[in-house]
RNA sequence: CGUCCAAAUUGCCAAACUUGUCGUGAGACAAGGACGGAAAGCCACGGACCUUUAGGAGGCAGCCGGGUUGCAACA
Numbered sequence: 001c002g003u004c005c006a007a008a009u010u011g012c013c014a015a016a017c018u019u020g021u022c023g024u025g026a027g028a029c030a031a032g033g034a035c036g037g038a039a040a041g042c043c044a045c046g047g048a049c050c051u052u053u054a055g056g057a058g059g060c061a062g063c064c065g066g067g068u069u070g071c072a073a074c075a
Base pairs, nucleotide, nucleotide: 012037013036017032018031019030020029021028022027035062041068042067043066045065046064047063049059050058051057052056
């Protein structure tokens, strides 16, 4: 220096639910909240699922895979 592992420390994110707003809808945003998460950061490329006016368009990254970026890292 590289690979594997990921203890410890300091932090981070935020499910369900409630309220408000937007949307035909799936859902999204903000506040509260905390089931959980080492990428639960980002990307809709593939598959699954969901919505729709079912041609098509849309949602979902905390469903799986992939891409990309990042913190710390004892033995």